[in-house]
RNA sequence: GCCGAGAUGGCGGAAUAGGCAGACGCAGCGGACUUAAAAUCCGCCGAGAAAUCGUGUGGGUUCGACCCCCUCUCUCGGCA
Numbered sequence: 001g002c003c004g005a006g007a008u009g010g011c012g013g014a015a016u017a018g019g020c021a022g023a024c025g026c027a028g029c030g031g032a033c034u035u036a037a038a039a040u041c042c043g044c045c046g047a048g049a050a051a052u053c054g055u056g057u058g059g060g061u062u063c064g065a066c067c068c069c070c071u072c073u074c075u076c077g078g079c080a
Stems, first nucleotide, its partner, number of pairs: 001079007010026003019063001028044005046053002056072001058070003
């Protein structure tokens, strides 16, 4: 230099013929149960006062983008 795969809440990890982003699990917080705890069960759990924003960066296409196109950054693998 070329080719391929990947980047999503605190962590792991889903969602692709474009249509509710964050399923599910872990961690955390609150509660129930218990003499107390563990286990179990229930609820909450991105940012923000709200509007709104949020899938590595910045653009584009579209009524609508994690998903399609372009750019760049980083990680992993292969070729030279």
Transfer RNA from a Chloroflexota bacterium, 80 nucleotides, folded computationally. The prediction has a mean pLDDT of 82. NCBI's taxonomy places the organism under Bacteria, Bacillati, Chloroflexota.